[in-house]
RNA sequence: GAGUUUGAUCAUGGCUCAGGAUGAACGCUAGCGGCAGGCUUAACACAUGCAAGUCGAACGGUAACAUUGGUGCUUGCACCAGAUGACGAGUGGCGAACGGGUGCGUAACGCGUAUACAACCUACCUCUUAUUAAGGAAUAGCUCAGAGAAAUUUGAAUUAAUACCUUAUAAUAUCAUAAAGUCGCAUGGCUUAAUGAUUAAAGAACUUCGAUAAGAGAUGGGUAUGCGUGAUAUUAGCUAGUUGGUAAGGUAACGGCUUACCAAGGCAACGAUAUCUAGGGGGUCUGAGAGGAUGAUCCCCCACACUGGUACUGAGACACGGACCAGACUCCUACGGGAGGCAGCAGUGAGGAAUAUUGGACAAUGGACGAAAGUCUGAUCCAGCCAUGCCGCGUGAAGGAUGAAUGCCCUAUGGGUUGUAAACUUCUUUUAUAUAGGAAGAAACCUCUGGAUUUAUCCAGAGCUGACAUUACUAUACGAAUAAGCAUCGGCUAACUCCGUGCCAGCAGCCGCGGUAAUACGGAGGAUGCAAGCGUUAUCCGGAUUUAUUGGGUUUAAAGGGUCCGUAGGCGGAAUUUUAAGUCAGUGGUGAAAGCCUGCAGCUCAAUUGUAGAACUGCCAUUGAUACUGAAAUUCUUAAAUAUAUAUGAAGUGGGCGGAAUGCGUCAUGUAGCGGUGAAAUGCACAGAUAUGACGCAGACACCAAUUGCGAAGGCAGCUCACUAAUGUAUUAUUGACGCUGAGGGACGAAAGCAUGGGGAGCGAACAGGAUUAGAUACCCUGGUAGUCCAUGCCGUAAACGAUGAUUACUCGGUAUUAGUCUGACUAGUGCCUAAGCGAAAGUGAUAAGUAAUCCACCUGGGGAGUACGCUCGCAAGAGUGAAACUCAAAGGAAUUGACGGGGGCCCGCACAAGCGGUGGAGCAUGUGGUUUAAUUCGAAGCAACGCGCAGAACCUUACCAACCCUUGACAUCCUGUGACAGCUCGAGAGAUCGAGUGUUCCUUCGGGACACAGUGACAGGUGCUGCAUGGCUGUCGUCAGCUCGUGUCGUGAGAUGUUGGGUUAAGUCCCGUAACGAGCGCAACCCUUGUCCUUAGUUGCCAGCACGUAACGGUGGGAACUCUAAGGAGACUGCCGGUGACAAACCGGAGGAAGGUGGGGACGACGUCAAGUCAUCAUGGCCCUUACGGCCUGGGCUACACACGUGCUACAAUGGCAAGUACAGACGGCUGCAAACCCGCGAGGGGGAGCCAAUCCGAGAAAACUUGUCGUAGUCCGGAUCGAAGUCUGCAACUCGACUUCGUGAAGUCGGAAUCGCUAGUAAUCGCGAAUCAGAAUGUCGCGGUGAAUACGUUCCCGGGCCUUGUACACACCGCCCGUCACACCGUGGGAGUGGGUUGCUCCAGAAGUAAUUAGUCUAACCUUCGGGAGGGCGAUUACCACGGAGUGAUUCAUGACUGGGGUGAAGUCGUAACAAGGUAACC
Repeated sequence: GAGUUUGAUCAUGGCUCAGGAUGAACGCUAGCGGCAGGCUUAACACAUGCAAGUCGAACGGUAACAUUGGUGCUUGCACCAGAUGACGAGUGGCGAACGGGUGCGUAACGCGUAUACAACCUACCUCUUAUUAAGGAAUAGCUCAGAGAAAUUUGAAUUAAUACCUUAUAAUAUCAUAAAGUCGCAUGGCUUAAUGAUUAAAGAACUUCGAUAAGAGAUGGGUAUGCGUGAUAUUAGCUAGUUGGUAAGGUAACGGCUUACCAAGGCAACGAUAUCUAGGGGGUCUGAGAGGAUGAUCCCCCACACUGGUACUGAGACACGGACCAGACUCCUACGGGAGGCAGCAGUGAGGAAUAUUGGACAAUGGACGAAAGUCUGAUCCAGCCAUGCCGCGUGAAGGAUGAAUGCCCUAUGGGUUGUAAACUUCUUUUAUAUAGGAAGAAACCUCUGGAUUUAUCCAGAGCUGACAUUACUAUACGAAUAAGCAUCGGCUAACUCCGUGCCAGCAGCCGCGGUAAUACGGAGGAUGCAAGCGUUAUCCGGAUUUAUUGGGUUUAAAGGGUCCGUAGGCGGAAUUUUAAGUCAGUGGUGAAAGCCUGCAGCUCAAUUGUAGAACUGCCAUUGAUACUGAAAUUCUUAAAUAUAUAUGAAGUGGGCGGAAUGCGUCAUGUAGCGGUGAAAUGCACAGAUAUGACGCAGACACCAAUUGCGAAGGCAGCUCACUAAUGUAUUAUUGACGCUGAGGGACGAAAGCAUGGGGAGCGAACAGGAUUAGAUACCCUGGUAGUCCAUGCCGUAAACGAUGAUUACUCGGUAUUAGUCUGACUAGUGCCUAAGCGAAAGUGAUAAGUAAUCCACCUGGGGAGUACGCUCGCAAGAGUGAAACUCAAAGGAAUUGACGGGGGCCCGCACAAGCGGUGGAGCAUGUGGUUUAAUUCGAAGCAACGCGCAGAACCUUACCAACCCUUGACAUCCUGUGACAGCUCGAGAGAUCGAGUGUUCCUUCGGGACACAGUGACAGGUGCUGCAUGGCUGUCGUCAGCUCGUGUCGUGAGAUGUUGGGUUAAGUCCCGUAACGAGCGCAACCCUUGUCCUUAGUUGCCAGCACGUAACGGUGGGAACUCUAAGGAGACUGCCGGUGACAAACCGGAGGAAGGUGGGGACGACGUCAAGUCAUCAUGGCCCUUACGGCCUGGGCUACACACGUGCUACAAUGGCAAGUACAGACGGCUGCAAACCCGCGAGGGGGAGCCAAUCCGAGAAAACUUGUCGUAGUCCGGAUCGAAGUCUGCAACUCGACUUCGUGAAGUCGGAAUCGCUAGUAAUCGCGAAUCAGAAUGUCGCGGUGAAUACGUUCCCGGGCCUUGUACACACCGCCCGUCACACCGUGGGAGUGGGUUGCUCCAGAAGUAAUUAGUCUAACCUUCGGGAGGGCGAUUACCACGGAGUGAUUCAUGACUGGGGUGAAGUCGUAACAAGGUAACC
């Protein structure tokens, strides 16, 4: 920096990613070289070999080898000789304490850094001084004799030394004595001279190494101290040699290091003790830095060497390749005993994701020994293995477009891409291969020659020495020849398509992909990135300002302690002086090397390396400065406090007193109910309630009362008295920084609760009853115990809130109120509004959440959890402190837009109300569900599916079923061949179809074409799937009044404003106001129709006047007036008047008018919603079928029928039925047609055919109505279902399955439960007419006219909608969200009778080896001796200390445990509905 919480936004906050790194591992792949690195795990166990020896110039010697000499002598063997080179074993010296390994232990003076030793040691080395005298006794080896399997060992004899011992000599050594001088921070040191005592030695060799004493140096060590160096306080107290002193011992040396005695100290909140973890540093990785993490390789220090203990030797060890003991383990054994220690180099097993050769050489560097040659050296130098890392090189370079061909892939089939890639031409040869040549690392020691000289030695030259090494490097030859992979391609993040798959298989770092069009899975093509590597995993830092010193926060996101007092601590007013601790500056020392950084050099470059510099931010010492802080001293008044006066208040504690209401008790009056609720009931009441009056008792204190007051907070309320405290104001005075905060600590601390004793009116958990309810362990009602009250004692918590710690200072205004003063002002509180500022915003704003300062408390994702365990407190309840495993990618804040609310306000609608008529009951029609069926084709599903698609299923339609057939196909295009095909006739068949006969075409530019048949493959075809891939069309909210935009403004932003407000309207209609001004889509208007009039025109329409004619009729002449037709105009605009209103818009009323306030009706449907409907109208992507899911045909089905629902028709009758008569429409249709007159039939209809392509003819008689008659309330003269018979019409055909007619039959039904629908005027209701579809077939649909009502008080309620506002945990938007129990599965965790381990404290037992001490036993070379012995020593024994081991009792930790507790997680389990809206009882603590 990015991704991720949201519909979107800002902020908070976590999670995740991009970077760098690694002693790495794994997967795929692999050409070369250089340089580095390579058991991070089991400090697990180890076979085998090697890793420390050397010196014969210390010694006695001679086992082996060699030389030489000699002897025997078959010239080849044997033997002899330490004579020589040398040398096994041994004595002795030096080394073995270095080098090499590992990181167990250790939280420590272990390490780092800086000091100190006046408290110390130091072999070998260097320098200086002085010596190196005289003696002696042994012992290994060897030899002999034993024991034993072995390891090993016993005895005897003999022997050497640079081994051991005695003596001499000796001081600048050591000690003692007493003194002088001098120095130091103290103890004290140093120097000087004197006296006394003590202590030494070694030779070898042939000219140099040694030996001894003393001093100095160098080197290496030892010790002490300051400072620094992990986690946990759920470890708070620890300590008896402990702290100090005196004395002694011990040590190289100081010291409780050890012992005896004395004192009682020492450490600790600045973290003792305990527990857990860990070698430390230079450095390494990361980071801008500060930091964080880390401690492989290299260097320094420490610790360790199978585990534990112990000492010896030595200059040095308590000793990796030494010793002793104990233990575990392994091995050998003759069972009696013995041996061993790879955390050296290789190597083996085991463990593990994982880490190499049982290599070469001492050539170089270094080390040990030696006089040296030299020997030894798994240190070291090299090589081998491993892409483990870093660095370098290569796998070719240039040209080459027809953008070749083929292939893969994609394609809108044109092409694109792979791709300058290839081919081809030219060039190069690094690398690999082959051959040849070939360094540096080597200089010494040593030998030889020469020279110089101080005779030690030095210089010069020559010679000798290479593991690596068939090296590096160079040359030649050869030929593009020998050499590319891995990961990724949804976003973050560079890179896109096809196929397969179909919430499967799988992917995934986070968000998330996958349910039939997946750029996210798998494959392919292509692309991107890196490249001999590339990815993944693990770990660390970074990003993360996400522990914030640099550099964060705490009103609401996590976070202010409930409040105050106060200890330690932190911080602190003004002035002067001193000091110099902090602070600042200079100088000196140190800060190892390597590393980092810079310059230069050098391997061809680089990595690597060399050299020089810088740096090492630190520590110590010293000199100076003195502003600030500190310390010391003196002073000041403004902080703070005190005194005086005054005022205030529900401040606290204790006493006294008071009146109203309520309840109870007593008495009285009085009679039937009272009480309670949404409605009731339980309850009380004739044994007298409720109500009313009087008296008594109990507890609590109305009004005043408030935005008030007081108090630290909790909290405090009748009146009054006493005591106590606080605060404000005013005036001076006094003290003089006495202050602020405050970890631990202390006090106070609502309600509930606990304990004891009282009290108990009202209220009232629990409980009981009554209701409500599906249930109701609730809400409501009637009762009612604890409690509420008092005293005393506990508890110690609250949403203890202003969700805002305390204190101090400063910073615009306005206004109200309390107290003082009272005039204004001023001071101290309590509130509101607001500026700047702050803030994520909401907001805050002198009572800060502003600007600063001091101190304290607290926070670091959500859940688990304020839980578990532990501890403290409490009588208990519980409180305080307070985790982890596991799990999620969020949780949370503020604000925005919507949606929603059993929130609010305003308004509208046949929404309710007021009415009229229906549906729901009957029969039938029709559609749907269901069922049935071979099939009952498919779709439509709340409103907005259900007389819907279908404006019309007998065949057809038809998509469904059964059977028979066809396969380039019923239909389209292309290619080839043929020339007919069709028609007609006959036959077979259910038909499709097949066979036979007849028959033989048209146009032509003569190429051919049309048409038909056959063949071939490309293809046709599909009412198959997906309306959730789509276009188009449609429904719906809704003809509701809304939906937006530009610019401006406001806001960090989403967004807001405009569009809100006041009026008004059918309307976002208009007016006014207004940080908005305008505009667009909608509304309205423009369009059609209807209502009035005018003009024009006058046939098929009309007929007033004129004429003719008829029984009658515009029939005829004629007319153009009227009606009408159909073109064009007029008209209506709140225009006029009055009123209301704001001088507006507008509304109300009126006039005129055919019509009045959008006149009526229609068309017209904003942005959008419903993944609404339709792949079966059509079109269309993808998928699927291809002798079938296509096509043809016959028959059947879509018409089934226990049932349920919707929509209708006809009715139930007298406002009616029937019969007879009479009258008045509009609109529409007609040539495959409408059909008149006339005739026949009861009728449907038949015959007939005039007229009409229509203002002409026809359908066509309108019906209700009206006038008469009849019926008389009946299942009827209502109603017509059903059924029988006979017919008509259409049609190829009415069986399944048409309509109609006539005759007969005459079912249910007497007005319809709950519920529900339509309609506000030419409307409802009622009456008929027509049309589309159609051969035929409407009760449906679409139209037309006739007759023609009732009602609307009104907006409380139901439904739907609009605007504003409010709440919200909703945004898939309340059909939302969401809580808890139970059931199931899995996971981790607490408790748990216990059980098994680890660690450890205390009390004991025990006591190896060793050291020290003692020593009656025993042994005894050096010296002494009076020869008896002694001194001294060894062995043994004892004591002290002590490892292992054992016992008991605690603590702590880990594992496990029947059972058990809660927790978490888990698409569709159960029960309810607690929360979010007034969430339906406001929520919460």
Molecule: small-subunit ribosomal RNA
Organism: uncultured marine bacterium